[in-house]
RNA sequence: AGAGUUUGAUCCUGGCUCAGGAUGAACGCUAGCGGCAUGCUUAACACAUGCAAGUCGGAUGGGAAGUGGUGUUUCCAGUGGCAGAAGGGUGAGUAAUGCAUAAGAACCUGCACUUGGGAGGGGAACAACAACUAGAAAUGGUUGCUAGUACCCCAAUGCUGAGGAGCAAAAGGAGGAAUCCACCCAAGGAGGGCCUCAUGUUUGAUUAGCUUGUUGGUGAGGCAAUAGCUUACCAAGGCAAUGAUCAGUAGUUGGUUCGAGAGGAUUAUCAGCCACACUAGGACUGAUACACGACCCAGACUCUUACAGGAGGUAGAAGUGGGGAAUUUUUUGCAAUGGGCAAAAGCCUGAUGGAGCAAUGCUGCAUGGAGGUAGAAGGCCCAUGGGUUGUGAACUUCUUUUCUCAGAGAAGAAGCAAUGACGGUAUCUGAGGAAUAAGCAUCGGCUAACUCUGUGCCAGCAGCCGAGGUAAGACAGAGGAUGCAAGCGUUAUCUAAAAUGAUUAGGUGUAAAGCAUUUGUAGGUGGCUUUUCAAGUCUGCCGUCAAAUCCUAGGGCUCAACCCUGGACAGGCAGUGGAAACUACCAAGUUGGAUUACAGUAGGGGUAGAAGGAAUUUCCGGUGGAGCAGUGAAAUACGUAGAGAUCGGAAAGAACACCAACAGUGAAAUCAUUUUGCUGGGUUAACACUGACACUGAGAGACAAAAGCUAGGGGAGCAAAUGGGAUUAGAUACCCCAGUAGUCCUAGCCAUAAAUGAUGGAUACUAGGCACUGUGCAUAUUUACCCGUGCAGUGCUAUAGCUAACACGUUAAGUAUCCCACCUGGGGAGUACAUUUGCAAGAAUGAAACUCAAAGGAAUUGACGGGGGCCUGCACAAGUGGUGGAGCAUGUGGUUUAAUUUGUUGCAAAGUGAAGAACCUUACCAGGGCUUGACAUGCUGUGAAUCCUCUUGAAAGAGAGGGGUGCCCUUGGGAAUGAGGACACAGGUGGUGCAUGGCUAUCAUUAGCUCAUGCCGUAAGGUGUUGGGUUAAGUCCUGCAAUGAGCACAACCCUUGUGUUUAGUUGCCACCAUUGAGUUUGGAACCCUGAACCGACUACCGGUGAUAAGCCGGAGGAAGGUGAGGAUGACGUCAAGUCACAAUGCCCCUUAUGCCCUGGGCGACACACAUGCUACAAUAGGUGGGACAAAGAGUCACGAUCCCAUGAGGGUGAGCUAACUCCAAAAACACAUCUUUAGUUUAGAUUGUAGGCUGCAACUCACCUGCAUGAAGCUGAAAUUGCUAGUAAUCGCCGGUCAGCCAUACGAUGGUGAAUUUGUUCCCAGGCCUUAUCCACACCACCCGUCACACUAUGGGAGCUGGCCAUGCCUGAAGUCGUUACCUUAACCACAAGGAGGGGGAUGCCGAAGGCGGGGCUAGUGACUGGAGUGAAGUCAUAACAAGGUAGCCAUACUGGAAGGUGUGGUUG
Repeated sequence: AGAGUUUGAUCCUGGCUCAGGAUGAACGCUAGCGGCAUGCUUAACACAUGCAAGUCGGAUGGGAAGUGGUGUUUCCAGUGGCAGAAGGGUGAGUAAUGCAUAAGAACCUGCACUUGGGAGGGGAACAACAACUAGAAAUGGUUGCUAGUACCCCAAUGCUGAGGAGCAAAAGGAGGAAUCCACCCAAGGAGGGCCUCAUGUUUGAUUAGCUUGUUGGUGAGGCAAUAGCUUACCAAGGCAAUGAUCAGUAGUUGGUUCGAGAGGAUUAUCAGCCACACUAGGACUGAUACACGACCCAGACUCUUACAGGAGGUAGAAGUGGGGAAUUUUUUGCAAUGGGCAAAAGCCUGAUGGAGCAAUGCUGCAUGGAGGUAGAAGGCCCAUGGGUUGUGAACUUCUUUUCUCAGAGAAGAAGCAAUGACGGUAUCUGAGGAAUAAGCAUCGGCUAACUCUGUGCCAGCAGCCGAGGUAAGACAGAGGAUGCAAGCGUUAUCUAAAAUGAUUAGGUGUAAAGCAUUUGUAGGUGGCUUUUCAAGUCUGCCGUCAAAUCCUAGGGCUCAACCCUGGACAGGCAGUGGAAACUACCAAGUUGGAUUACAGUAGGGGUAGAAGGAAUUUCCGGUGGAGCAGUGAAAUACGUAGAGAUCGGAAAGAACACCAACAGUGAAAUCAUUUUGCUGGGUUAACACUGACACUGAGAGACAAAAGCUAGGGGAGCAAAUGGGAUUAGAUACCCCAGUAGUCCUAGCCAUAAAUGAUGGAUACUAGGCACUGUGCAUAUUUACCCGUGCAGUGCUAUAGCUAACACGUUAAGUAUCCCACCUGGGGAGUACAUUUGCAAGAAUGAAACUCAAAGGAAUUGACGGGGGCCUGCACAAGUGGUGGAGCAUGUGGUUUAAUUUGUUGCAAAGUGAAGAACCUUACCAGGGCUUGACAUGCUGUGAAUCCUCUUGAAAGAGAGGGGUGCCCUUGGGAAUGAGGACACAGGUGGUGCAUGGCUAUCAUUAGCUCAUGCCGUAAGGUGUUGGGUUAAGUCCUGCAAUGAGCACAACCCUUGUGUUUAGUUGCCACCAUUGAGUUUGGAACCCUGAACCGACUACCGGUGAUAAGCCGGAGGAAGGUGAGGAUGACGUCAAGUCACAAUGCCCCUUAUGCCCUGGGCGACACACAUGCUACAAUAGGUGGGACAAAGAGUCACGAUCCCAUGAGGGUGAGCUAACUCCAAAAACACAUCUUUAGUUUAGAUUGUAGGCUGCAACUCACCUGCAUGAAGCUGAAAUUGCUAGUAAUCGCCGGUCAGCCAUACGAUGGUGAAUUUGUUCCCAGGCCUUAUCCACACCACCCGUCACACUAUGGGAGCUGGCCAUGCCUGAAGUCGUUACCUUAACCACAAGGAGGGGGAUGCCGAAGGCGGGGCUAGUGACUGGAGUGAAGUCAUAACAAGGUAGCCAUACUGGAAGGUGUGGUUG
């Protein structure tokens, strides 16, 4: 310090997540030792048991123990004194009666300290005790006795008061004594306490008003003291938007923790303060309490009881139950430190010192060190070579921290001695023996660390992204590795990262975010000059900010943690000096900001009237006579009862054409015929007046399109709703015909819009250029302009700058200042509740639960569009022939079957793999057989092998017999081969083409696809490759931030077309001979064949074009613009096809999914589709004779000739291993003739029968022939297809496969030989450019809503049940303060009654709990119900994204199953 995650990729915005540190932690696995710390965070829940506060006999009466007695000693219930207000615990309450910091005054203070003074005289009781007595107990009652440092009275050094006058102390004890300890009064300081004030101190405004002792005054009371603290009276105040009141939450601080800091979070241990002590109230005592281990009362709970009553309070230390993820021993000692009492010894002390338990944390140490390669065994991996675990172990040697045993043995103790819980502990010495001691998590990226096996979207993992569907580095196990280590991981929480609430330090045009606009209150901010002051500001000093902590320098435990000492720090607050620049204040000026006045000026600015014409509709009348209107096309509607059209007249309402403009005005919404009245604002000029009067503006006010609402008018046109007609699968729509609210006016509501420049207002500054509006100046002239230059406005373009980019750019989104508003992931949701407002519709304010890891902006490359432009193609058009109808052939689907083996399925499957299924093929089925196998290699023993015959069987096979002994040889054996045996293995047309290589189809023979360097851009990317021309072409030219290059194109290759040269056999024959015949001699001219070469390149001419590329025309030429045809197929797309051509990973079968055999099947048949053949006839068919090719094949072959047969064919077998012979006849064609428009002399299916050929075999299931039979079919609906020239069409011929053939297929070959193309509007496909996009699996995309189902959280809800708060009334405990004279009374007075004073009782005010009542807030629950979210592959439609097929969206109203539709206004996103 950053990283992962939105995308095909990019930049940005923005959330989520991770890496660090921390903890009073918990859980899982594991565990050797020590030191120092820490240990109920939950139920302020309930508590058994003993303990935690006593002490003093030197205050005192007395009792007891002990002693033979006296004396002494010891112990003690009671009276009395001091202490039980400290120490210890907890954090419920408390948002200020608290705390922190800094101040203040009207106070109190036991014990301790300092100073001064004092203690005289007297008296009456009460406990204990004794007797009697009540009660179960707790606890008492009556009578009687008694002491004191208990109680009372008198005197007075003293105190108060102006005075009269009033008030008021004391105590002794010990000792032989000195003396010591106590007591009283006054003063003082210290320490402690009480009180007051300022500042700071959590969240909510969906809590906005609160308050009656309330705020103040006077009198009185009260207190230690001030005070409404209390009371009577008077006044009506006090608090609050700088947040009162109310509600929620919470002890607070030093500190602790994270952070660079600012700051955030937190309040365990330690320390300060506060509050509390079962819950609530109350007082007493006392220096201090309204009192944790005191009292009274009420309540809840627990215990006890003899049922009358009584006892209790662990939030003290242990401990128990409970709650909980979770937190220790019913330990030891007062030795130390401290506390209480005492004169003291001393006693008490669960404070505290220690030990115990717990890896809870921090910290230290150990689990051995050195050597040791045969790199052992084992494990794991493997390319089988090896690698790794790994010097690791074993083994050799050394050491002993720790451990065990034995011995010694502290400090902590102070003041002479004595006194140690810890503890025989720490520590030291010796002996023994490597001995007693390593785990946990992780290994896809972030993030250090990789392989194998298993599993197969299962099991499981996961912090985020994600991973798992048969080759998982992500699951589980193993080996290895990495990290930390007596711990390691997980979970929870806080902080940092997060600049993700931004003071430091963010934003608001489009990502979330500028109020619709304006006026203006509080507030904030504010021109220039000078003065004053010193509040802010700066600065010096002083006080304080407890200690501990942190930091730092030392020191002590062997080190460290830990502890001790010193220093520093302590940003704040307060006081006191100083400075005076800036801000504020005071005062005085000034004119630049801002007003005012004067003079002009432009304008759809506002408002109230008046007037006008065009158009529309309606009505009346005339003419006229059949349609009109409307649409994509129609229909509804209107019209012979006279429409529409046309002419004339009348009425009504609404809106104001042209001018008209990126023109104007206004704050915005908005504003347009003409004219009048009233009226607001702007601006210009001149520079007269005021003199900072300014800017912004929370709340508040005003205005505010359209729709909508209320009331009354008005109503021509238009037009939600509605009706009808169309369209459609439907059409609650788009289109059409009608049509009501409404639109208009008046009065009043509503307060919202994409109310937008999606851009708040003000001020200043920062290059230009062009244009428009208003108005000045200057110049000019004819005085209309132009040109130049100001101010105010309105636009375009552009520099710097800024921006994520787009863009903005003096009208800023630049540079700065001020003020306001708003934002903080998406959804849920602008929803719910609550409140305000409204007649209503609604508006305003405005959440949460839950859910996701994204949502989003700009730009890029593609793809796509029922977007645009340009272009190409038998794509259309123009032609021509077909398919689709018939019959048949072949293939496919489906069905059937024991099997009908299988792949291929839009174009790009379907006469395809298959260039040929009767057996074989063959993969399928039935049956019969084999199991090292039909085939390969290795081992073993044996026999040569081949061959022949017989039996059985459907065959495979099984059995029997015969014949035969080979070749090489170094004499050991070997080669080849047959059958047998055992094991490794063979074998598989079994699966996966979505594990693959290879091959192939397709887009597409379309013109594209890229790279290097440079440049542009933050980047993805762009440029080049786009533009202007041109081409079949990214072909070429030209221009250009590009310059070059590559793969495709073209060319090179093959065939064909002319010619030349060469060569002439088997081919050829002009001339000369010759024959039946180029038959033979001969010839090499021609044809032809083979080879080599020439030729065509827009080369030439003209025109055009940019003096280009090219195009058009022409000449020449066999051929002319690629001459024609073929081969040749860029980067890539389709998980395209093929595991059944062969290859191959993995999986599967192994007496079978392998192998052999026979038979069957692949040939089935209601049907559907595809490709073909033959036809439907006269451009034909039949018959007859007659012509003309090319290219092929042939020796297990082609087969002439002759004979036989109607024929298929049979017999014979010349020739040819092929320019020689044969297949072989070419056919269409022409000629002649018949048929004459008919289901025919058309067509030939089907069927019968007789034959032939191939073959082991022709039934399933071949082909051919003869005779006979003679079906459908008369040119084919919707739709669809081929073809642009030697092409289509038509006609034969040949070949491969092959015994034969289901071939009408496929591949070649020639013969005859057309028509049409004006062109690119449309259909299809493709290319380039551009544009939109919410698509990127890329339109077969994406995506919205209802309905149905499941789950989740939530709102409403008749209500129901709790809690809290305040409040009215009733009742009213204890108790203080009063009242009373009913009862009673030792001290004093009086001495007689009585009085003063006290006590009890009764009573008044207040008063807790309780009861009754109505409220407020809040929590839970609730039949039913509303929407929301999430889910698998459901249903209905298709609203949005492209012009999304009716452009979308916003506000509003109506309406519809649903998305939605329509109206009105607005907006461009």

A computed fold for a 1469-nucleotide RNA from Trichopus zeylanicus subsp. travancoricus, annotated as small-subunit ribosomal RNA. The coordinates come from a structure-prediction model, not an experiment, and the mean pLDDT is 85. Its Rfam family is "Bacterial small subunit ribosomal RNA". Rfam links the family to the GO terms ribosome and structural constituent of ribosome. The organism belongs to Trichopus zeylanicus, within Eukaryota.